[in-house]
RNA sequence: CCUUGAAAAGGGCAUAAUCGUCGCAAGGCGGUGACGCAAAGUUACAGAUCUUCUUCGCUGAAGAUGGCUGGUCUGCCGAG
Numbered sequence: 001c002c003u004u005g006a007a008a009a010g011g012g013c014a015u016a017a018u019c020g021u022c023g024c025a026a027g028g029c030g031g032u033g034a035c036g037c038a039a040a041g042u043u044a045c046a047g048a049u050c051u052u053c054u055u056c057g058c059u060g061a062a063g064a065u066g067g068c069u070g071g072u073c074u075g076c077c078g079a080g
Base pairs, nucleotide, nucleotide: 002080003079004078005077012037013036017032018031019030020029021028022027035067041073043071045070046069047068048065049064050063051062052061053060
């Protein structure tokens, strides 16, 4: 440096639900919590799904989701 694994060690993240708060909403943020995760770190680039307005029409526009899939970038430990 490349590929690969998550047995061990050190750890990390935080589902649903709930409380508070922001938002028309999807959903976001903070607390509790832990279903799970070897990238459940990052990124809205591509697809997909969801929300709002609109349209004859998922047509057009705006937004959300990274724990939907793929890709970009970065990373601990082990094996080759």

Predicted 3D model of an 80-nucleotide RNA (c-di-GMP-I riboswitch aptamer) from a Candidatus Bipolaricaulota bacterium. The prediction has a mean pLDDT of 88.